[in-house]
């Protein structure tokens, strides 16, 4: 350094209503890298362990690598030197275009990519 592969998940049941997976009730999800008192394990080596703690990825507008919009959200006991991660509780957050107002629907997207495992 080159070149191949992977590389995102989700409204179930009900209301109103001409219509909504968009609204109300309930439901349901959780990307990649770091961090760890925790789990396997006899031990090491080694694997797993945070949406809300560090980082860093997706989208738009524009001629543009100028510039600019978006870039969310957690406390509370407990236990112990020691935890925003473990255990209990209760809570929150979730890009843009379309649509009856969308984290979950369709749509850019057979795309983009944090990076991950392999070969040379």
């Nucleotide at each position: 350094u080159u070149c191949u592969u992977c590389g995102g998940g989700g409204c179930a049941g009900g209301g109103u209503g001409a219509g909504a997976u968009u609204c109300c009730c309930g439901a349901c999800c959780g990307g990649c890298g770091g961090u760890a008192u925790g789990c396997g394990a006899a031990a090491a080596a080694c694997g797993c362990g945070a949406g809300c703690c560090c980082g860093c990825g997706a989208g738009c507008c524009g001629a543009a690598c100028a510039g600019g919009c978006a870039u969310g959200a957690u406390c509370c006991g407990g236990u112990g030197a020691g935890a925003a991660u473990c255990c209990g509780g209760a809570g929150c957050c979730g890009a843009c275009a379309g649509u009856a107002c969308a984290g979950u629907c369709u749509g850019g997207a057979u795309g983009u990519g944090a990076g991950a495992a392999g070969a040379a």

FMN riboswitch aptamer (RFN element) from uncultured Anaerobutyricum sp., 120 nucleotides, folded computationally. The prediction has a mean pLDDT of 78.